About this RNA: This is a predicted structure of a 332-nucleotide part of an RNA (large-subunit ribosomal RNA, domain IV) from a Phycisphaeraceae bacterium. It was read from a public genome assembly. The prediction has a mean pLDDT of 89. The organism belongs to Phycisphaeraceae, within Bacteria.
[in-house]
Context: one part of a larger RNA
RNA sequence: CGGUCGUGAAGGAACUAGGCAAGUUAACCCCGUAAGUUCGCGAUAAGGGGGGCCUACCCCGCAAGGGGAGGCCGCAGAGAAAAGGGUCUGGGAACUGUUUAUCAAAAACACAGCUCUGUGCAAACACGCAAGUGGAAGUAUACAGAGUGACGCUUGCCCGAUGCCGGAAUGUCAAGGGAGUGGGUCAGCCGAAAGGCGAAGCUUGCAACCGAAGCACCGGUGAAUGGCGGCCGUAACUAUGACGGUCCUAAGGUAGCGAAGUUCCUUGUCGGGUAAGUUCCGACGCGCAUGAAUAGCGUAAUCACUGGACUCCUGUCUCCACGACCGACUCG
Numbered sequence: 001c002g003g004u005c006g007u008g009a010a011g012g013a014a015c016u017a018g019g020c021a022a023g024u025u026a027a028c029c030c031c032g033u034a035a036g037u038u039c040g041c042g043a044u045a046a047g048g049g050g051g052g053c054c055u056a057c058c059c060c061g062c063a064a065g066g067g068g069a070g071g072c073c074g075c076a077g078a079g080a081a082a083a084g085g086g087u088c089u090g091g092g093a094a095c096u097g098u099u100u101a102u103c104a105a106a107a108a109c110a111c112a113g114c115u116c117u118g119u120g121c122a123a124a125c126a127c128g129c130a131a132g133u134g135g136a137a138g139u140a141u142a143c144a145g146a147g148u149g150a151c152g153c154u155u156g157c158c159c160g161a162u163g164c165c166g167g168a169a170u171g172u173c174a175a176g177g178g179a180g181u182g183g184g185u186c187a188g189c190c191g192a193a194a195g196g197c198g199a200a201g202c203u204u205g206c207a208a209c210c211g212a213a214g215c216a217c218c219g220g221u222g223a224a225u226g227g228c229g230g231c232c233g234u235a236a237c238u239a240u241g242a243c244g245g246u247c248c249u250a251a252g253g254u255a256g257c258g259a260a261g262u263u264c265c266u267u268g269u270c271g272g273g274u275a276a277g278u279u280c281c282g283a284c285g286c287g288c289a290u291g292a293a294u295a296g297c298g299u300a301a302u303c304a305c306u307g308g309a310c311u312c313c314u315g316u317c318u319c320c321a322c323g324a325c326c327g328a329c330u331c332g
Stems, first nucleotide, its partner, number of pairs: 001327008010318002014316001019313001028050004036041001038150001052072004057068004073077001085311007092303002097109002113148007125134003151298004156228003161225002163221005170216003176210002180206006188197003229247005256290001257287001268284005
């Protein structure tokens, strides 16, 4: 000097990003226990009290024993060890669960519940080249896919785009079929020759027309992918703008919530809490850039989650000191 422990005057979070760490509390019995609430909880809420030993007395008991009353001892009676600190108020996720084996346990994942879509059984779907297998020795109260995520109250407008579903008249449109038609070949014919014509067959092009799905087209569809405006004016102070005008759009954000886990400006403004508060709580609402199953807003209970405050308590600190042991160090 370091490590692991122990104790500490006065103060008691002044420490610090943050009470991190350490303390406080603690098992049992008795009393007592609020808001809220899904009536289960909350709750060991909170907050108090008790404890050893002896007895011939009283009560209960068959007894063991228990209770009462009286007495005794110690610094200390759950005499050692082990054994919740608590309260108030926000955020998030309903909950118990799950996870980054080896830096993240969470507000992430899952979850019951809700909704949509597909699937009629040789099911859809998945694996496999196939045979076959799972689904399922199941059968729509089933199975598969997707989203949301208990519960309560709700979930607005837009189908123009994209997707999906439906439609089948018209347009487009492949293989295939193919009326017709061009070329090659040559039996034959014409010609003195050169050459020309050229049936059938074979062969090779072109091709009217017929021709499915798809696409175009016509509709539907939002708990499908998604989207949900601008400018100007206006009231008997001012300010504001119920009201009007105009442009654009498929439609211009409803109920809620809101400086939010979302607010840049911003330490917004007001109120609360403090002596003092960029955090926190309640409001306000010009929401840079909230908003309804990428769910919206509430919500008791739960939480090694996260913010703020208080109380108790403490070497976290003011400000360090001493002690124990183990190292380091010196000598051997």